[in-house]
RNA sequence: GACGUGCUCCGGGGUCGGUGAAAUUCCGAGCCGGCGGUGAUAGUCCGCGACCCGCUUCGGCGGUGGAGCCGGUGAAAUUCCGGCACCGACAGUACAGCCUGGAUGAGAGGCGCACGUC
Numbered sequence: 001g002a003c004g005u006g007c008u009c010c011g012g013g014g015u016c017g018g019u020g021a022a023a024u025u026c027c028g029a030g031c032c033g034g035c036g037g038u039g040a041u042a043g044u045c046c047g048c049g050a051c052c053c054g055c056u057u058c059g060g061c062g063g064u065g066g067a068g069c070c071g072g073u074g075a076a077a078u079u080c081c082g083g084c085a086c087c088g089a090c091a092g093u094a095c096a097g098c099c100u101g102g103a104u105g106a107g108a109g110g111c112g113c114a115c116g117u118c
Stems, first nucleotide, its partner, number of pairs: 001118007009110002015029004030098002032088002034048004043086002052063004068084005090101003
């Protein structure tokens, strides 16, 4: 240094105004962006996770699953720069990415420690 096993810790952000009997849900404007990968930095490329659905011996297993173009620079960028767009589980409630709740949960994974092998 690589790989394997075990363990600790960490591990999601965002609102104001107007109308109204009632809306942070409508209308107007604003704001936010999990994890790994990728010749160069990604909400919109390739995958993964959360949520949801089905099954279950309750350990898990299977399935579903949103959205980007144009121009510029460059050896290389749907990732940078400029411009204009777009997307966002379930339950509650005046219709919710931003409020409240399941959740002091779960989790992709990340730093580290110990032991072992090479």
The RNA shown here (FMN riboswitch aptamer (RFN element)) has 118 nucleotides.
The coordinates come from a structure-prediction model, not an experiment, and the mean pLDDT is 85.